[in-house]
Molecule: RNase P RNA; transfer RNA
Organism: Feifaniaceae bacterium
This record gives sequence, structure tokens and C1' cells, in this order.
RNA sequence: UGAGUAAGGAAGGCGACCGCGCCCGCAGAACUGCGGGUGAGGAAAGUCCGAGCACCAUAGGGCAGAGUGCCGGGUAACACCCGGUGGAGGCGACUCCAAGGAAAGUGCAACAGAAAUAGACCGCCCGCGGCAACGCGGGUAAGGAUGGAAAGGCGAGGCAAGAGCUCACCCGCGUCCCGGCGACGGAGACGCGCUGUAAACCCCACUCGGUGCAAGAUUGGUAUGAGAGCAUUCAAUAGCUGCCCGCUACGCUCUCGGGAAUCGCAUGAGCCUCUCGGCGACGAUUGGCCUUAGAUAGAUGGUCGCACUCGACAGAACUCGGCUUAUUCCUUGCUCAAAAC
RNA sequence: GGCCCGGUAGUUCAGUUGGUUAGAAUGCCAGCCUGUCACGCUGGAGGUCAGGGGUUCGAGCCCCCUCCGGGUCGCCA
Repeated sequence: UGAGUAAGGAAGGCGACCGCGCCCGCAGAACUGCGGGUGAGGAAAGUCCGAGCACCAUAGGGCAGAGUGCCGGGUAACACCCGGUGGAGGCGACUCCAAGGAAAGUGCAACAGAAAUAGACCGCCCGCGGCAACGCGGGUAAGGAUGGAAAGGCGAGGCAAGAGCUCACCCGCGUCCCGGCGACGGAGACGCGCUGUAAACCCCACUCGGUGCAAGAUUGGUAUGAGAGCAUUCAAUAGCUGCCCGCUACGCUCUCGGGAAUCGCAUGAGCCUCUCGGCGACGAUUGGCCUUAGAUAGAUGGUCGCACUCGACAGAACUCGGCUUAUUCCUUGCUCAAAAC
Repeated sequence: GGCCCGGUAGUUCAGUUGGUUAGAAUGCCAGCCUGUCACGCUGGAGGUCAGGGGUUCGAGCCCCCUCCGGGUCGCCA
């Protein structure tokens, strides 16, 4: 210098004028005026996970269903994070992995190929027939051909030809033994040679009740309205639940009409910081901060000027923790290559 | 705001235990028929299965991410 990799940071600044939402103060009957303060993000996005919160039963029982899936830890919780194990990629820094079970059972494996979980098409060998080409019967998985996948690999012995048929070495799996909390790793002995697919059914382990702030609560108002049907014990209906049990509510269902305000709603598993523990995620602890946007037709904008490094993606709607996606610029560590010293 | 659906020829739709080369109707093009047109008959073209990634030997189909569209007094006050 170039290429790469990991981590961290910023998200335009200043001034003037005009305008908007919310809060406070003053004036005034309403509502407006004046003054002051405050006003989007790292992703506010996708709504993909996990929770808080609210109602239904305290969140109940069974079936069905859904989700997660190496191990240990962190956390309110998670499909997130940290540290490891195993595997994959890369020269490397480093990155990635829905990574339980196919030796419980079932299904599937198109086409090609003789044969797809089981095998004789060619070839090789033996026997019989035939002058011969060849035909018939049998043996054989070493070789050829097909395929994503073809009966562990290779060498020797052996054989009519062959074959784990036998033996040495290697590979894989299971049991025993040792180390580790564990995933797993290691050497030997014995046994076995067992196709793939579970993001097919399924088995195993663990988790999951439903609905989402348009949840819901309070106050006031209404013509607490009108019409039709069903039932007046009990049932029906609705909700919790897809089904059954069980529970709760109330007369129920349909059609038409009328229809508000306030709360929920912004101080929160919050941010910064001291010390200690831990490899780390994080936990405990000291001091400090409020750097509080909170609308309900929905505000956060526009113009001009100045300088610079010339400004991307993009706009809150109950709130947090994550993930994913979009995107500009800067800094640092590390790796590789080349050149120079 | 929440919640829920969908995307396959130009158009409307099929597409089942995932299997060779994705179909139908209509429209389009060409030929035949007719004096001509329509109808009719015959043949043909036309598809990034919304885009990307993964699982699998193999994906329109299974899984994940993104994009676009729709429902909203015939889902929720």
C1' cells in the first nucleotide's frame, strides 16, 4: 500500500424568521392570546420470538394441537446472550451449523439401472449339448455399466472362479474401562458391518390456557330505543377452548337506529458511575440523574444565511428484552500478500 | 394500531402422501372454411411458479427471510 476479518463510535452543526403537538404560568366565560420549557430511531420497520400489563376461573383436568432440540451457564423470560463439545468453510485472522433418535415401527427413494434394501445384465468359472457360433442349467458380488446412494477399505492366503470365507492393518457402530459436572474425548478387549430421508409420519425430553391497550376500568349520557323469532322449571345461548368434562355470566338470537369523556399513557426488569466476584454473558454494591415525546384525524416541519469532513436508511401510537431486514461515515485491533528499510 | 388472508401463462383458476418435460378455460398468432366477417375446425407460441436462502438425490409443494397486494360497519371500539 492492497485485500480481508472482528469490535466500537457518530447519525449533521450554528444563527435568524415563520409554523405545529404537549406541559407550566398569567389574562379571560368558552376558547384564544402572551411568555417559558420540551418534542422520534439505531433501526421507531418486519410483527418473527420472549415477557410485563388487562379481562376471561385461581389459569383448571383429559384428548387433539403448536413450539423447542449437542453440553454447561446467564436472564423476568426466550428460538436471545456467554463459554465449551462435535462438524463444515477459509492459507490465515476468523466465521457458520433446526447439531436428539434411522440399531423401536411405518412410509418414500421418480428417471436410469439386471437389481434400491434387495440383486446375476455384461463379465468370470463349472457341468451338459453342439464341428463351431452358441444354447441350457448352476456357482460367483473381484471387475464393467446406471445412479445422489450398490452390500466396510486395502493387501495376502484361499478357491473351479470368487467372496470377511480366513488372517494382518485401517474405518465405523455397540458394550465394558479411564478422564471430564456434561456434550464428548482416549487406549485396549469382545461383538457386529446395520443405505439415505425425521424442515415425512413417528419416538424421546422439555415448554405452551385463550384474547390483545380497538385489552380493559371509571364517570356521564341515551328514546338505557324500535321491530321480529325462540324459551319461561330446566334448558338454550355466550365466554373460558379446536373437542369432551368442568366453571362463570345472563333470558337468548337476529335486524335497524343512537353513541361520548377521563383513565389505562410513560419512573422503567431505566440511564451514567465506584468497588468487588466471574474467562465471559452477567451478578452484587456506592454515588448521581430524570437527558419526563405522549397524540386520538393523529404534532415533531419549512425558508434563508454561514462554515465544514458535503450529510445514507428512514417517522413513535401500551411498554420493555431480543432477532431479522434496510443503510451512510469514522476509528481501532488482528490476519494475509507485495514492496521498502 | 392489532389480527388475518393471498401471489402459478395477457386474464380467471387447477396443481396430494415432494418425482421425469407445470396443466385447463379464455385471449393471442398462423392455416382451413366463407364472396367477406363472425361462428366453427386444425396447429402453434406464451410461465424467472413474487424475490432470495436452506432441507432433500430432487422443491410450485416443506422451513426461514424479504417484497407486493387484499380484508377492516361482510375481523376487533